[in-house]
Context: one part of a larger RNA
């Protein structure tokens, strides 16, 4: 150089009150202001206590902090069903023998391990300072075992069957959601008029009809060189009497004389309890469900398991299947919080990066634009 540049997006702040030695930044209250396919809201990766409470300001915070994702201390993550393992498999890993190589080691069959995928089962209120589809409340589901009863050919690491799949179009039938009122309550006003604000929600699972709509043959009764053996299963080929089957969102009742609910009353008032009205019509509407469906093309679209069937060995007063009943069981690990971010990669509380769902209203073709809901925020001079 100089108390100058800068103090990290130009989304903004002001008054009052309170605590405190001290308040432009904390807390509360009322204005302003920004976002609002987001700067709201739920997950996964990742991160690991940052979550919440009470005490504190040396350091950290680009400034002050009483404040904090800072220090100290104390507290917080409850599951048969949400995820995983205890099941299966895909790329791809490993790989007993075994084949290859001076060695080390390389390939690889059996077989074993890998989710980004397949398989069984829960939703709705309410409750904590901090956890919930996990606690409770209420309705439900699913597998397993024991005992008892009635039928009764049962049985797998094998066969078959399902599981089981592309891209594109177009059409219908619903939902989710939204809008709208002459239905509720409360205020509140009138000159001839009723306007203005707040609400209007209800789940899985059962039952029934089973809708709109899709596939379509299924049944008996032979024969049988396939299905590494066997079959009563599958293919396959004959006959015959019939339209049957099987799939299917939605909706109605029901769960539900409950639960919620504007408000309103009590009290020990940053709370707490109690008490409660309408709770409906029409429009509109998906990229979401039916649909893993129809049509159409051509490059021709995973793979095991669970599941259903069928024999083999075996066993046949037993074991075992199926059905109903009944009692009892359901291990282990995660579970706070961030998550387009001040918590996660970037040396940093860094205008970068970072998959996935959810994303309302008006005006619009739109999830673009601009203003707005709810909700978050004014971005540490």
């Nucleotide at each position: 150089g100089a108390g100058u540049a800068a103090c990290g997006a130009c989304a903004a702040u002001g008054a009052c009150g309170g605590u405190g030695a001290a308040a432009a930044a904390c807390c509360g209250u009322c204005a302003c202001g920004c976002c609002g396919u987001a700067a709201g809201c739920c997950c996964a990766a990742g991160g690991g206590u940052u979550c919440c409470a009470g005490c504190g300001c040396a350091a950290c915070g680009a400034u002050a902090u009483u404040c904090g994702g800072c220090g100290c201390u104390g507290g917080g993550u409850g599951a048969g069903u949400c995820g995983g393992c205890u099941c299966c498999u895909a790329a791809g890993g490993c790989g007993g023998g075994g084949c290859c190589g001076a060695a080390a080691g390389g390939c690889g069959u059996a077989g074993u391990c890998g989710a980004u995928g397949g398989a069984a089962a829960g939703c709705u209120g309410g409750u904590u300072a901090a956890u919930a589809u996990u606690c409770c409340a209420g309705c439900a589901c699913u597998u397993g075992u024991u005992u008892c009863u009635g039928c009764u050919g049962c049985g797998a690491u094998g066969g078959g069957g399902u599981g089981a799949c592309g891209g594109a179009g177009a059409a219908g039938g619903u939902u989710a959601g939204g809008c709208a009122a002459u239905c509720c309550a409360c205020c509140u006003g009138u000159u001839g008029g009723a306007u203005g604000g707040u609400g209007g929600u209800u789940u899985a699972a059962g039952c029934g009809u089973u809708u709109a709509g899709g596939a379509g043959u299924g049944c008996c009764c032979g024969g049988u060189a396939g299905g590494c053996a066997a079959a009563u299963c599958c293919g396959c080929u004959g006959g015959g009497a019939u339209u049957a089957u099987c799939u299917g969102a939605g909706a109605c009742g029901u769960g539900a004389u409950g639960a919620c609910g504007a408000g309103g009353c009590u009290c020990u008032u940053u709370g707490a309890g109690c008490u409660g009205a309408a709770g409906u019509u029409g429009c509109u509407g998906a990229u979401a469900c039916c649909c893993c469906g129809c049509u159409u093309c051509c490059a021709a679209g995973a793979a095991a398991a669970a599941c259903c069937u069928c024999u083999a060995a075996g066993c046949u007063u037993c074991a075992g299947g199926c059905a109903g009943a009944u009692a009892c069981g359901a291990g282990c690990c995660g579970u706070a919080c961030c998550c387009c971010a001040a918590a996660c990669c970037g040396a940093c509380a860094c205008a970068g990066g970072u998959g996935g769902g959810c994303g309302a209203g008006g005006a619009g073709a739109g999830u673009a634009u601009c203003c707005u809901c709810a909700g978050g925020c004014g971005u540490u001079u």